[in-house]
RNA sequence: GCCCUGUUAGCGCAGUGGUAGCGCAUGUGACUUCUACCCGCUGGGUCUAAAUCAUAAGGUCGCGGGUUCGACCCCCGCAUGGGGUU
Numbered sequence: 001g002c003c004c005u006g007u008u009a010g011c012g013c014a015g016u017g018g019u020a021g022c023g024c025a026u027g028u029g030a031c032u033u034c035u036a037c038c039c040g041c042u043g044g045g046u047c048u049a050a051a052u053c054a055u056a057a058g059g060u061c062g063c064g065g066g067u068u069c070g071a072c073c074c075c076c077g078c079a080u081g082g083g084g085u086u
Base pairs, nucleotide, nucleotide: 001085002084003083004082005081006080007079010024011023012022013021018069026056027055028054029053030052032050033049036046037045038044039043062078063077064076065075066074
């Protein structure tokens, strides 16, 4: 230099022309348990942490153009990561 491939939420990834999603993480709520403390103590209350459940927020779909009624998706250029090759 050329060829292939990746780039989508904080992280890991789905999404092959018709509403951008899932898991983890994060916020909030519910519930149970643990811890500490308090009370009028066979009981009750509050704090803390964790498990589970529910819910919310979070996006210039790497960047710039083009095609199309419509683009994460197709085409061109560029940037960057990985692989191959002379």